[in-house]
Order: sequence, then structure tokens, then C1' cells
RNA sequence: UGCUCAUCCAGAGGGGUGGAGGGACCGGCCCUGCGAAGCCCCGGCAACCAUCUCGACACGUGGAAUCGCGAGAACCGCGAACCCGUCGAGGCAGGUGCCAACUCCGGCCUGGGGUCAAGGUGGCCACCAGGGAAGAUGAGGG
Repeated sequence: UGCUCAUCCAGAGGGGUGGAGGGACCGGCCCUGCGAAGCCCCGGCAACCAUCUCGACACGUGGAAUCGCGAGAACCGCGAACCCGUCGAGGCAGGUGCCAACUCCGGCCUGGGGUCAAGGUGGCCACCAGGGAAGAUGAGGG
């Protein structure tokens, strides 16, 4: 760097240094010389992973990311490699993470609502709901 899975309406800030930006991107809207980013110190939140305890299932009709075959890019099917666990409840705080605003809101689609204009089946909205994209964090695999 790209891939897979899970989560994203909860929660938690002071000091020093620094000196103008920051909130990923774009638009909006905010924060900021009553001091931005960055760095350091201390504190805190949470519980993804690790670890411990209890319970229920379980070497299978098991497992997402890899590889091969199939007309085979994708989906799908079969096989191989690899792994040995899965779910729920609780404890701890070792590895991360996080500590303005729902991921600040919107971005694409659908439905609703509002509004403007028209004669045709439209434009606009950062208003409501759902889904998606993108992003962030963790874990895993290549």
C1' cells in the first nucleotide's frame, strides 16, 4: 500500500512549549491570539486485542480475506493451503485507540416533508427516516 471482518447518536482535559491554523477530501457550518496544529508531561474515557473466571455449544454440514479448477473478471460451485475454536456474562487494564460539535452536517440512491416554478411527470433544501460511498479505529490475513 491494497484485502476481509467488526464498530462508529455513549464516554473522557489540564499544564508546559509553540505561534496560525484546525475540524481527512469537497460544499456548508463551526473551533481558534480568552492562543490553532505539532511536540512534551500529567490525568481521564472506553474495552477492539491479549489475559483471567463462569456458562452454553464445538474437530465440524466449521472458518471472511490466499491459491487452483470450471467458458470463469465478478458472483457461484468444487478442491487445496492455513487456523482450531464460537457465542454470552463478568473481572483486569498489558498492546492499541480516543478525550468540541452523531464520523459536526451534507456529498450517491430511495421514501417522506417543505419551497419555487410550470404544464407536463421539474428545480432547490446540507429538514426527517432508511440504505450506500468515503473516512476513522481495532483485529486478521496477503